[in-house]
RNA sequence: ACACGAAGCUAGGGGUGUCCGCCGCGCGACGCACGCGUGCCGGGCUGAGACAGACCCUUGGAACCUGAACCGGAUAAUCCCGGCGGAGGGAAGCUUCGGAGCGCCGCA
Numbered sequence: 001a002c003a004c005g006a007a008g009c010u011a012g013g014g015g016u017g018u019c020c021g022c023c024g025c026g027c028g029a030c031g032c033a034c035g036c037g038u039g040c041c042g043g044g045c046u047g048a049g050a051c052a053g054a055c056c057c058u059u060g061g062a063a064c065c066u067g068a069a070c071c072g073g074a075u076a077a078u079c080c081c082g083g084c085g086g087a088g089g090g091a092a093g094c095u096u097c098g099g100a101g102c103g104c105c106g107c108a
Stems, first nucleotide, its partner, number of pairs: 004098007011058004016052001017045005023039006064089003070083004
């Protein structure tokens, strides 16, 4: 000095949905009411992450995208779960630490 594991640095890749609101704003000529739309305003759900300056992932690549307004199931609802599917695409270099096992040698 190897497989493998972990951490760090630099660089890069990625997603942000759904429902409710006695919150805001816009529209329905105006006010109330109501309806519709919208918001990184608040809350519920899933999740690592639903605008955090955080989280996840970087070819040994299931982070994420496409197929997809797909198929099945569940839900208050959803890209919620499963299938599709190891299908196609997808972003890397360096440093440090640990280090099984096998072989060889010595000792008992």
Molecule: TPP riboswitch aptamer (THI element)
Organism: Acidihalobacter aeolianus